[in-house]
């Protein structure tokens, strides 16, 4: 300088003014229950004491907790998926093992099965999964040029083209072509042999395992994709705080149980008086009881933090001591002002450092990088609990401690 | 709260079982045509397939994070 990785803090500090939500106390004021004593609610004033996250966010996972269901096993869905471990549990953490990517510190990884079965692989290519022969290479045959030897019967060896077969080395294609390199080997040639090497399988060591081995056998060489169906292990009832529970008006049903106390006219009101209905499918009145407005709990202390010790590589686990305190009615922590502080870009001094340039040399000049100071001017972020915890994942000014590696200077 | 869908050119849809250059159809822009506009021929340009990893030879389509939009439902009668 640059790069990687952990942990912590997270919005300032202090003051004046004004405001917000909730609890306690007290004072006055309304109202509601009651004979009363007393008790319930709600305003306003006044004190006191408290009042958001690290992610409170997405609502991705896992559990608490609360109400359905529930013989037992199976199917179906839907999740996980290296091995150990931790933990209330997990798709979360920690250790380890394996690949791949990086010079390295360190990263990432749905990381189990593809001799159980079905599929897929465009295009190019001869052949794309018990594969295939286009160019080449090779034996043989058949024609056909030209040429050498001849005892004139043929005989030799090349060079083209046809077929019948051999080959899988080379050449060519693709993302991938049925180990790979080398010798031997062969008519060419091939795990045909043989050595190393890379993978399988089996032994044998090593580990709790996943796995590992410079140790042996065996020529066994059986590609890819399951974030394609699937197969295999192992997990999962459901539905969520508007869960659930408890108290409960007014209407209106619904059920016992008692039952006619009823309209119109005399202007209105009471008395009277008239005339009408009226034993009911029942008006009116009493209990009951569900549910609904509405109220109360669940509902803020909890798998809770901090510090010491002790176990553990570690995640964490155990004991002890200290400590905590938001909370609802649709949802409270703000506004603004001064005075310090923190960040950012550039200005400007000062210093430090290697470096280039002039000089004998002291030194001087010049742009780069750092660090410190001073003034103005811009910034303060992401984001607001709503049963509650444990993870994850995103967003974000900025700060403060660590470590670690790669280059390059002295 | 809790279940599901959906983003592909300005706009409205394709795009076969994951296979190659992502197409129409409108709208823009240029030429023609016409006195001159419309309409009509011809031709063009325009895509981070909502964003970022990942599986895979290969992704618009598969898988996982986020981002952005939209339905749906609960409780009485």
């Nucleotide at each position: 300088u640059g790069a990687g990785c952990c942990g912590c803090c997270g919005a300032g500090a202090c003051g004046g003014c004004c405001g917000c939500c909730g609890c306690c106390c007290g004072a006055c004021c309304c109202u509601c229950c009651g004979c009363a004593a007393g008790g319930g609610g709600g305003a306003u004033c006044g004190g006191g004491g408290g009042g958001a996250g690290g992610a409170a966010a997405g609502u991705c996972c896992g559990g608490g907790c609360u109400c359905c269901a529930u013989a037992g096993g199976g199917c179906a869905c839907g999740g996980u998926g290296g091995c150990g471990g931790g933990u209330a549990a997990c798709u979360c953490c920690c250790g380890c093992c394996g690949g791949c990517c990086g010079c390295a510190a360190g990263g990432c990884c749905a990381g189990a099965g593809a001799c159980a079965g079905u599929g897929c692989a465009a295009c190019a290519g001869a052949g794309a999964a018990c594969a295939g022969a286009c160019c080449g290479c090779c034996u043989c045959g058949c024609c056909g040029c030209a040429g050498g030897g001849u005892u004139c019967g043929c005989c030799c060896g090349g060079c083209g083209g046809c077929g019948c077969g051999g080959u899988a080395a080379g050449g060519g294609u693709g993302a991938a072509a049925c180990g790979g390199u080398g010798c031997g080997g062969u008519a060419a040639g091939a795990g045909c042999g043989c050595a190393c090497c890379a993978g399988c399988g089996g032994g044998c060591g090593g580990g709790c395992a996943a796995c590992c081995g410079u140790c042996c056998c065996g020529g066994c060489u059986u590609g890819g994709c399951a974030a394609a169906c699937c197969u295999c292990a192992c997990c999962g009832g459901g539905a969520g705080a508007a869960a659930g529970c408890c108290c409960g008006a007014a209407u209106a049903g619904g059920c016992a149980g008692g039952g006619a106390u009823g309209a119109c006219g005399c202007g209105g009101c009471c008395c009277g008086c008239g005339u009408c209905g009226c034993c009911a499918u029942g008006a009116c009145c009493u209990g009951c009881g569900g549910g609904u407005a509405g109220g109360g709990c669940g509902u803020u202390g909890g798998a809770g933090g901090c510090c010491g010790c002790c176990g553990g590589c570690g995640a964490c686990g155990g004991c002890g001591g200290c400590c905590c305190u938001a909370g609802a009615g649709a949802c409270a922590u703000g506004g603004u002002c001064g005075u310090c502080g923190c960040c950012u870009c550039g200005c400007g001094g000062c210093c430090g450092g290697a470096c280039g340039g002039a000089g004998c040399a002291a030194u001087c000049c010049g742009g780069c990088c750092g660090g410190c100071c001073g003034a103005a001017a811009g910034g303060g972020a992401c984001a607001g609990a709503a049963c509650c915890c444990g993870g994850c994942u995103u967003a974000c000014u900025g700060g403060c401690g660590a470590c670690u590696c790669a280059g390059g200077g002295u | 709260g809790c279940g599901c869908c959906c983003g592909u050119a300005g706009c409205u849809c394709a795009a076969u079982u994951g296979g190659a250059u992502a197409g129409a159809g409108u709208a823009u822009c240029g030429g023609g045509c016409u006195u001159c506009g419309a309409a009509c021929c011809c031709g063009a340009g325009g895509g981070u397939u909502g964003c970022a990893g990942g599986u895979u030879c290969g992704a618009g389509u598969c898988c996982u994070g986020c981002c952005g939009g939209g339905c749906g439902u609960g409780c009485c009668a």
Two RNAs folded together computationally: RNase P RNA and transfer RNA, 487 nucleotides in total. Rfam match: Bacterial RNase P class A. By type it is a ribozyme.